[in-house]
RNA sequence: GCCGCUUUAGCUCAGGGGCAGAGCGUCUGUCUCGUUAACAGAAGGUCGCAGGUUCAAUUCCUGCAAGCGGCU
Repeated sequence: GCCGCUUUAGCUCAGGGGCAGAGCGUCUGUCUCGUUAACAGAAGGUCGCAGGUUCAAUUCCUGCAAGCGGCU
């Protein structure tokens, strides 16, 4: 230098045009003499950045950035 993959909640990851989700974690409550566990609920996201297509983009296209891998 070229090619490919990944980027979504604090962490691990789903979701691939029509209101953004799960598990774990955090917080609150119930339960208990108390703690853990269990159960119930809640908070937490400009979906890496910038453009384009579209009535509508986390999703499709282009570029950039970061990470991983391959080729030379």
Molecule: transfer RNA
Organism: Plectus sambesii